[in-house]
RNA sequence: CCUUCGGGGCAGGGUGAAAUUCCCGAUCGGUGGUAAAGCCCACGAGCAGUCCCCGCCUCACGUUCCCGUGAAAGGACCCGCAGGAGCCGGUGAAAUUCCGGCGCCGACAGUUACAGUCUGGAUGGAAGAAGG
Numbered sequence: 001c002c003u004u005c006g007g008g009g010c011a012g013g014g015u016g017a018a019a020u021u022c023c024c025g026a027u028c029g030g031u032g033g034u035a036a037a038g039c040c041c042a043c044g045a046g047c048a049g050u051c052c053c054c055g056c057c058u059c060a061c062g063u064u065c066c067c068g069u070g071a072a073a074g075g076a077c078c079c080g081c082a083g084g085a086g087c088c089g090g091u092g093a094a095a096u097u098c099c100g101g102c103g104c105c106g107a108c109a110g111u112u113a114c115a116g117u118c119u120g121g122a123u124g125g126a127a128g129a130a131g132g
Base pairs, nucleotide, nucleotide: 001132002131003130004129005128012024013023014022026117027116028106029105030043031042032041033040038104039103046081047080049077050076051075052074058071059070060069061068062067086102087101088100089099090098108120109119110118
């Protein structure tokens, strides 16, 4: 530098005009580190910002019609903002990671009714992984 890969999940029931959104219950767990981790440390998806570039294409303004300025697009930074959660016991050299028990958490926008699970941005992007 190139190629490929790179997220799972409400069965059944209640109320209601209306809910996979409320209630009972069910169910899911990205990436790197570390004794094997949703809840230890760090990263990613969202928002915002700064910088670069602007040969070509698009838009606005100016124009001596050559082009200039700005924006968008594209690229880089990974600085800022937002968003959650774990204890007890056992084994062990070592585990908030394994085993046992009990518990907890979940971006943004949308919706006939409040969403981790439906729809959408996303046939996208990224942390990264593998190969050449």